[in-house]
A computed fold for a 74-nucleotide RNA from an archaeon, annotated as transfer RNA. It matches the Rfam family "tRNA". It is annotated as a transfer RNA. About the family: Transfer RNA (tRNA) molecules are approximately 80 nucleotides in length.
RNA sequence: GCCCUUAUAGUUCAGCCAGGAUAGAAUACAGGUUUGCGGAAUCUGUGACCGAGGUUCAAAUCCUCGUGGGGGCA
Numbered sequence: 001g002c003c004c005u006u007a008u009a010g011u012u013c014a015g016c017c018a019g020g021a022u023a024g025a026a027u028a029c030a031g032g033u034u035u036g037c038g039g040a041a042u043c044u045g046u047g048a049c050c051g052a053g054g055u056u057c058a059a060a061u062c063c064u065c066g067u068g069g070g071g072g073c074a
Base pairs, nucleotide, nucleotide: 001073002072003071004070005069006068007067010027011026012025013024020057028046029045030044031043032042033041050066051065052064053063054062
């Protein structure tokens, strides 16, 4: 330099291929119940689509460029 792959809650992942209704789960964190206190259990809550642009009635999803991670060739 070229090519492939990947990026979604604090963390680990689903959803993407094949666009559609409020982006979901586990865990973590906060609070309630429970307990002598804590833990466990149970209920509730908080919290996310890497950045910019394009296509479209509609983009996490498709396209382009860029950034970070991983890999291959030279």
The coordinates come from a structure-prediction model, not an experiment, and the mean pLDDT is 83.